[in-house]
Context: one part of a larger RNA
RNA sequence: UUGGGCGUAAAGCGUGUGUAGGUGGAUUUUUAAGUCUGUCGUCAAAUCCCAAGGCUCAACUCUGGACAGGUAGUGGAAACUACCAAGCUGGAGUACGGUAGGGGCAAAGGGAAUUUCCAGUGGAGUAGUGAAAUGUGUAGAGAUCGAAAACAACACCAAUGGCGAAAGCACUCUGCUGGGCCGACACUGAAAAUGAGAGACGAAAGAAAGGGGAGCGAAUGAUAUUAGAUACCCUAGUAGUCCUAGUCGUAAACGAUAGAUACUAGGCGUUGUACGUAUCAACCCAUGCAGUGUUGCAGCUAAUGCGUUAAGUAUCCCAUCUGGGGAGUACGUUCGCAAGAAUUAAACUC
Numbered sequence: 001u002u003g004g005g006c007g008u009a010a011a012g013c014g015u016g017u018g019u020a021g022g023u024g025g026a027u028u029u030u031u032a033a034g035u036c037u038g039u040c041g042u043c044a045a046a047u048c049c050c051a052a053g054g055c056u057c058a059a060c061u062c063u064g065g066a067c068a069g070g071u072a073g074u075g076g077a078a079a080c081u082a083c084c085a086a087g088c089u090g091g092a093g094u095a096c097g098g099u100a101g102g103g104g105c106a107a108a109g110g111g112a113a114u115u116u117c118c119a120g121u122g123g124a125g126u127a128g129u130g131a132a133a134u135g136u137g138u139a140g141a142g143a144u145c146g147a148a149a150a151c152a153a154c155a156c157c158a159a160u161g162g163c164g165a166a167a168g169c170a171c172u173c174u175g176c177u178g179g180g181c182c183g184a185c186a187c188u189g190a191a192a193a194u195g196a197g198a199g200a201c202g203a204a205a206g207a208a209a210g211g212g213g214a215g216c217g218a219a220u221g222a223u224a225u226u227a228g229a230u231a232c233c234c235u236a237g238u239a240g241u242c243c244u245a246g247u248c249g250u251a252a253a254c255g256a257u258a259g260a261u262a263c264u265a266g267g268c269g270u271u272g273u274a275c276g277u278a279u280c281a282a283c284c285c286a287u288g289c290a291g292u293g294u295u296g297c298a299g300c301u302a303a304u305g306c307g308u309u310a311a312g313u314a315u316c317c318c319a320u321c322u323g324g325g326g327a328g329u330a331c332g333u334u335c336g337c338a339a340g341a342a343u344u345a346a347a348c349u350c
Base pairs, nucleotide, nucleotide: 004321005320007304008303012318014201015200017198021194023192025088027086028085031082033081034080035077036076037075038074039073041071042070043069049065050064051063053061054060092188093187094186096183097182098181099180103177104176105175106174108172109171110154114150115149116148118146120144121143125136126135162169163168206247209244210243211242215241216240220236221235259316260315261314262313263312266295267294268293269292270291271290272289273288274287276283277282299306300305323350324349325348332343333342334341335340
């Protein structure tokens, strides 16, 4: 490399956009590059194969003949791929009318809690635990009540629910803005799907600059526990967590399941919508379309299980795997302020 694979055995890039490339709906026409076919030249001899001959036979050798295949020229065919030209609408898109939503960005506002501070009442504990102690308190704590400040997060609603490419997104309102779905028909007319490189986004933690700092809390101090206790428990507590503009580019980034298209029994929920019922408040029983769950026939699977949201049946394209360890390491290179990330072996060993 071929073959075979990729939920759990090795293996789907964390996720979009998109270049080259390979692939591509249906009708008619052209050409004849691929394709099929005829003919001709050539592919030295020997070898191989076939038919005779010669060594007594055979090996061996001599004579004659090819088939198949490659390649150049030339003639033909036109179904398929490709090319040319024209038209088509089912895939795709645009416009129109609706509609659901924690989709995104920015600004403003809100109440509950916590802590601190100020003032009043009050007068001995409080806090904490399995039990304690460190801590805190007559310099008046804890408790209660009133005023104030700051920061972070948004109870109930809340769901098996919704939106987003993923990461992710939830107090309320406003502004700007992306995408989806449904409907009827109007337009464009294959403009599509995938996608090596490339570029974009990308939790948490981390690093760097300026702010902020209520609660929580790596590190650290102290009390316990213990044989010890660099821990679990307790009390303090720095970085951090928060904001702004950049950086990093990784996660069990998981559905451990790449994307697209078509087909293949159902049942029970649930979300949106059209139609409908109703009438202006709504409902959704039946039907259609689009999501999202659960269970299950066929089929598949080593089993577990998957099962119209496939791990079924097929096609296209990309990534990726090839015994365990050594090792996602060394060296080199690229990126990064660094931490490190990406690419990625071998000796040796079982």
Small-subunit ribosomal RNA, central domain from Xanthium orientale, 350 nucleotides, folded computationally.
Taxonomically the source falls in Xanthium (Eukaryota, Euphyllophyta, campanulids, Asterales).
RNAcentral holds the full RNA, with entries from SILVA.
The coordinates come from a structure-prediction model, not an experiment, and the mean pLDDT is 86.